[in-house]
RNA sequence: GGUGCCAUAGCCAAGUGGUAAGGCAAAGGUCUGCAAAACCUUCAUUCUCCGGUUCAAAUCCGGAUGGCACCU
Numbered sequence: 001g002g003u004g005c006c007a008u009a010g011c012c013a014a015g016u017g018g019u020a021a022g023g024c025a026a027a028g029g030u031c032u033g034c035a036a037a038a039c040c041u042u043c044a045u046u047c048u049c050c051g052g053u054u055c056a057a058a059u060c061c062g063g064a065u066g067g068c069a070c071c072u
Base pairs, nucleotide, nucleotide: 001071002070003069004068005067006066007065010024011023012022018055026042027041028040029039030038048064049063050062051061052060
């Protein structure tokens, strides 16, 4: 230098145009003599950033940034 893939919550991770799932962690609660376990509730108003398409974008298009792999 070229090609491809990836970027979603504190962490992991689903979602391929129409309300952003789930698990772990965290906070509050129920229960208990006290705990643990179990159960209930809460937790993304900018989905890396900028722009475009669309009635509507995490999703499609262009660019930028960062990471990974391969080729040279």
The RNA shown here (transfer RNA) has 72 nucleotides and comes from an uncultured Eubacteriales bacterium. It matches the Rfam family "tRNA". It is annotated as a transfer RNA. Model confidence (mean pLDDT): 81 of 100. The sequence was found in a public genome assembly.